The prediction has a mean pLDDT of 79. Predicted 3D model of a 99-nucleotide RNA (nadA riboswitch) from an Acidobacteriaceae bacterium. It matches the Rfam family "nadA riboswitch". For this family Rfam cites "Structure and ligand binding of the ADP-binding domain of the NAD(+) riboswitch" (Huang et al., RNA, 2020).
[in-house]
RNA sequence: GGCUGCAACAACCCCGUGGAUGGGGGUUGAGCCGGGACGAGUGGCGAUCGGUAUUGCGCGCCACGAGCGCCCGGGUCGGCCAGUGCAUCCACUGCAGCC
Numbered sequence: 001g002g003c004u005g006c007a008a009c010a011a012c013c014c015c016g017u018g019g020a021u022g023g024g025g026g027u028u029g030a031g032c033c034g035g036g037a038c039g040a041g042u043g044g045c046g047a048u049c050g051g052u053a054u055u056g057c058g059c060g061c062c063a064c065g066a067g068c069g070c071c072c073g074g075g076u077c078g079g080c081c082a083g084u085g086c087a088u089c090c091a092c093u094g095c096a097g098c099c
Base pairs, nucleotide, nucleotide: 001099002098003097004096005095006094007093013085014083016092017091018090019089020088021087022086023084025081026080027079028078029077030076032074033073034072035071036070038067041064042063043062044061045060046059049058050057
């Protein structure tokens, strides 16, 4: 110098150090999909109602329904976080051995 194996040290055990890639987790941004609530307003209908009273107003029921809006869930693409007890790889520390 090359190679192989190992990790004593550790706040149970496991875990030597740093890094890379892929995957997982948490959180967050954008956008998409699904669901829900709220809901201005619009239209229709109604009489046991209020109103002096009307095609009006109020009231009740039904339908539609605006919202860079709100809530929940699921993909996608990013950011960030971490003893990521997943995998692989690179370099290094220490111990033992082989050449």